Bacterial RNase P class A from a Micrococcales bacterium, 388 nucleotides, folded computationally. The source organism's lineage runs through Bacteria, Bacillati, Actinomycetota, Actinomycetes and Micrococcales. The model forms 98% of the base pairs in the Rfam consensus. The sequence was found by an Rfam model in a public genome assembly. It matches the Rfam family "Bacterial RNase P class A". By type it is a ribozyme. Model confidence (mean pLDDT): 79 of 100.
[in-house]
Order: sequence, then C1' cells, then structure tokens
RNA sequence: CGGGCCGGCCAGACGGUCGCGUCGCCGUCGUCGGGUCCUCGGAUGCGACGGCGGUGCCGAGGAACGUCCGGGCUCCACAGAGCAGGGCGGUGGGUAACACCCACCCGGAGUGAUCCGCGAGAAAGCGCAACAGAGAGCAGACCGCCCCGGGUGCCACGGCAUCCGGAGUAAGGGUGAAACGGUGGUGUAAGAGACCACCAGGGGCCCGGGCGACCGGGCUCGCUGGGCAAGCCUCGCCCGGAGCAAGGCCAGACAGACACCGUUGACGCUGCUCGCCGAGGUGUCGGGUGGGCCGCUGGAGGACCGUGGUGACGCGGUCCCGAGAGAGAUGGCCGUCACCGUCCCGCGAGGGGCGGUACAGAACCCGGCGUAUCGGCCGACCCGUUCG
Repeated sequence: CGGGCCGGCCAGACGGUCGCGUCGCCGUCGUCGGGUCCUCGGAUGCGACGGCGGUGCCGAGGAACGUCCGGGCUCCACAGAGCAGGGCGGUGGGUAACACCCACCCGGAGUGAUCCGCGAGAAAGCGCAACAGAGAGCAGACCGCCCCGGGUGCCACGGCAUCCGGAGUAAGGGUGAAACGGUGGUGUAAGAGACCACCAGGGGCCCGGGCGACCGGGCUCGCUGGGCAAGCCUCGCCCGGAGCAAGGCCAGACAGACACCGUUGACGCUGCUCGCCGAGGUGUCGGGUGGGCCGCUGGAGGACCGUGGUGACGCGGUCCCGAGAGAGAUGGCCGUCACCGUCCCGCGAGGGGCGGUACAGAACCCGGCGUAUCGGCCGACCCGUUCG
C1' cells in the first nucleotide's frame, strides 16, 4: 500500500424565522370560595380552577421498532400439592433473571485473523427415509467371478464357446445422501476379519493432567457401518395465574326487568383433581356516564476514577439526572459550514455547479435478543506485496 476479519463510537453543526407539548411566571376575562370597609346598596383587595394572549426553561433512540425471551412492580391464598402443559440442554462462571453474556471443550469451514453449531440420550421402546437401485434394517445375487451336472457347436483331442439346471461368493462393476471399516498379504474353486501385519474407529481395565466438559498414554478384545430425537419418547434442571386497560382514591349521573347458577360453597385462584376463599356471580334487554387525581418515573440509572478478575462482571469513591402526554407533541422553510457522490475548470495545490445526509419515533420501568439503517470515525488482529 492492497485485501480481509472483529470490537467500540457518532447519527450532521450553528444562526434566523414560523409552529407543537409539559411546567413556571405575567396580563386579561369568567366561575367559585372565604375576607375588609361602609351611608346596606355597593366598593376593595386575596386564593383556587378554567379560557385567551404573552414570556422563560426543558422536550425521543441506538434501535424508542418487533413485542420474541427474562425480571421488577400490582392484584389474586404473602402463591399451596399432584397431573397435564411449556421452556431449556457440552462444561465452568456472570447476573435480579434469561432462550442473554464471558471463558473454555468438542465437531465443522477457512492459509489466517475469525466464523458456524436450536452441541443431552439412537446397546429402553415405537416410528420415519422420496427418487434411483437386485437389495435400505436381525441386508442384498442385477452384472460379474467360481465350481458341479447335462445338451449343442468347433477342435490341433489339451480344451474353447454357448444354453439349461444346481451350488458358492459381498473382492470388482452399477444405484444412492447412506450398501455392514481401509491398504497389503495368507488362504481358497472363487471369495470373505476366515486368518495375519499396519492404519482408522469402538468397548473393557489401568495410569497421568484438568474444578469440569475433556485431553494424553499403556494393556487387552477382530468388537467394525448407520442417520433422523427441528417425530413420539427417555433423562436432568426451570416455570402459579393475570397484567399499568395492573391496581387504588375522589366527584357526578341513572331505573331497572327477565333467565340461569349459588352457603349441599357459585364466581375466583388454575386447563383437570385436591386444597383455599366466602356471597354474590353469569347472560340478554333497557338506562346513565364516558370527568379528575395517584400509580408515573431517581432507577438492577449514567459518567469518571480506583480496585479484584483472562473476561462477562463485582466492590468502593466523587459527580450528574432536563419527556412522562386524550392513543396523538419534539417539526417545516431559509442561510452558512461539515461529510459523501457526481460533473466541469486547472499542469498542480485547489476552485466551482448539481444532488444526497438514513432507519425510524417514547407511553409502567428495566436486562437481552432479533430486525431496519445514508454515511463517517477510532482501535485490535490476519493475509499478500514492496522497502529497511
């Protein structure tokens, strides 16, 4: 310099102008409340709420998104037992928890940095496997090879070719994603782990290392194909239900009727059984309302520093916190600059024109995952080339 592979960060800046939302303040109008003065009819100032006008501070994200996991919080027995159901699945750790993260192991891909694996069990049982193929589950004779018997033809009389019948053979061909270890030899009519040597794998016993998954080694047994559990299933661990429309308070309006269930326990907790609770519940028709407040954002919070740890992360200290809505608000335009793309001018440094600056937007709150995203910056590492 070129190519690559991981991780982190930013998400245009400034000014003008017109707008939007919460809150505060000022003015004005209205309603209500309770004061002061007085000639009892008024005058005056205060507070609360609401409308309008003005003004000031503040006002989305890395994913606020999808709502796929895990928790907090709330209510239901301060949450129970069993079954059913669901989730997870190498090992060790992190965490409030997880399906997340970190480190390691095993297997696979890559020269490598690195990436990938829905990583338990297929000698408990059941099941499945298209097409091709002779045969796909305690394998299988289609071609081939070999032997025996018989027929026919040729013959140089040793045999050769061909057909039929019988018996053997998994070494060779062929099919397939997959065909019952591989290579060489012995053996045989031809063959075969039938036997032998080496290699690969597996079982058993033992030794060493590691917390562990697992790794390394020795002896021995010829033990030698399987795959799918993202099919049922088995094993281990985890999971009570419903959700901020949770749940609570205040104000106001109205009109109930009928049917069914229910203290012999309804409804609810839970799909079922048990257990708990304890008086209403469910449905249809009709009537009313469709207001306010809390929950609500300061929290497993963020930044920096120190410290323990390989790391995820933990601990300690200092500092900081500015959305909280009716479901609905955070934007438009102009100018300058920045960045990117493209075109033109210039020998060049450079200058100019045009276009672009995404994805998307809180609604109880967090931790993750997944997905979307114009571009840019920083760091670690790998490969190639050249130079020193």